[in-house]
Context: one part of a larger RNA
Molecule: small-subunit ribosomal RNA, central domain
Organism: Patescibacteria group bacterium UBA918
RNA sequence: CUGGGCGUAAAGGGUGCGUAGGCGGCUAUGUUAGUCGGAUGUUAAAUCCCGGGGCUCAACCCCGGAAUCGCGUUCGAAACGGCAUGACUAGGAGAAGUGAGAGGUGUGUGGAACUCACGGUGUAGGGGUGAAAUCCGUUGAUAUCGUGGGGAACACCAAAUGCGAAGGCAACACACUGGCACUCUCUCGACGCUGAGGCACGAAAGCGUGGGUAGCGAAUGGGAUUAGAUACCCCAGUAGUCCACGCCCUAAACGUUGUCAACUGGCUUUUUCGAGUAUCGACCCUCGAAGAGGCGAAGCUAACGCGUUAAGUUGACCGCCUGGGUAGUACGACCGCAAGGUUAAAACUC
Numbered sequence: 001c002u003g004g005g006c007g008u009a010a011a012g013g014g015u016g017c018g019u020a021g022g023c024g025g026c027u028a029u030g031u032u033a034g035u036c037g038g039a040u041g042u043u044a045a046a047u048c049c050c051g052g053g054g055c056u057c058a059a060c061c062c063c064g065g066a067a068u069c070g071c072g073u074u075c076g077a078a079a080c081g082g083c084a085u086g087a088c089u090a091g092g093a094g095a096a097g098u099g100a101g102a103g104g105u106g107u108g109u110g111g112a113a114c115u116c117a118c119g120g121u122g123u124a125g126g127g128g129u130g131a132a133a134u135c136c137g138u139u140g141a142u143a144u145c146g147u148g149g150g151g152a153a154c155a156c157c158a159a160a161u162g163c164g165a166a167g168g169c170a171a172c173a174c175a176c177u178g179g180c181a182c183u184c185u186c187u188c189g190a191c192g193c194u195g196a197g198g199c200a201c202g203a204a205a206g207c208g209u210g211g212g213u214a215g216c217g218a219a220u221g222g223g224a225u226u227a228g229a230u231a232c233c234c235c236a237g238u239a240g241u242c243c244a245c246g247c248c249c250u251a252a253a254c255g256u257u258g259u260c261a262a263c264u265g266g267c268u269u270u271u272u273c274g275a276g277u278a279u280c281g282a283c284c285c286u287c288g289a290a291g292a293g294g295c296g297a298a299g300c301u302a303a304c305g306c307g308u309u310a311a312g313u314u315g316a317c318c319g320c321c322u323g324g325g326u327a328g329u330a331c332g333a334c335c336g337c338a339a340g341g342u343u344a345a346a347a348c349u350c
Stems, first nucleotide, its partner, number of pairs: 004321003007304002012318001014201004021194003025088001027086006034080001035077008049065006091191001092188004096183004103177007110154001114150008125136002162169002206247006215241002220236004258317006266295011299306002323350003332343004
C1' cells in the first nucleotide's frame, strides 16, 4: 500500500466556471519504455518451503532441490493501456423550426393601503389593554369628504405551479440579455467527465461615501406587569430597512443527500413540448421526451425511511470524517476600513 465511512450517529466544500492532474465512446492499421510470456545473469551463506539423511524421537544439525520478488541483458506476444494515422455516430457541440417561464439588468407607468399638509362637515372624546396608564385631543382630535405631496411594498391571479448554478426571483409595459426543453431536419466528429490551486457569484445583518425615510423598528425614553422585570404587553422612537457606488463573504447557504454516466417492476397527480388519433377547429384519448410531487416491487438501511428525482446495482473524479471537552479557540500566515473571515493545533481533562 491493501481497509471502513459521510440523509438523521463524526463527516458533501454555499454555488458555478475552469487550470494542472486523474479518467475516457466505436472501429481499422502500424508501433510500443506500460502490460504479459520465455531465456539468461545477478540477487553471499544461513533462514523459510519440499525431498532425503544423522543424534533412541523432537528441537537441533547435515545433504540435495524448488519457489518467489527486485534489477540488468536478450527474444517474443499485441488482448488491454499508451502513441501515430485513417474511418464512424450512440456522448458532446452547433445550425434550423417551435415553446414555456416571478431567470438577469435598466427605464418608465399604475392602483389599493399607509402617512403628512391644506380645506370642508362635525363635537368630545380618541387610542391602547387581561385590566390600565404613559400618549393624542376644545389652539378642534378620532370619524368622514375633497385636493395635493411622500416613501415602501405589489392583494386577487397563486398552485402540490414556474425559472435560476446556488444565494434567490412575483403589479404592468418597453428595451437589452443568459439559460432550458421539444422536433430529429441538417452540420462538426470524442471536441468528453471530474476538477487540487485559481477566478466569479454569494440571503440577512454589518461597514464606507452620498442621497432618501411613509410604515416597521435593534438601541434608547416613558407607561404597565412583577418580589425584582435591564423582558414578554402598551405609547413613542434612533440606527437600520429603501437607492447609487464600493466593501464584508457568513447561515439550519438544508433535500442537513457533491458532480457526471449507465443499469434495475409499477400506479397516480401536475407543468411544458412533440407525434398519432379525433375534430370544422379546440378539448378528450393513446404513445414519446424533459421537469416537479405522492404511493409503492425488488433491493438497501441500525432503525426511521429511500425506492428510475435512489439512500438500489456499478463506474470516473473531487471534498470531507476518525471519542467528548478544551475549540472552530490560541499562535502564525493570508484577507478586511472595522466588525471579523479563512486556514488551524496543543497542554490538560473525562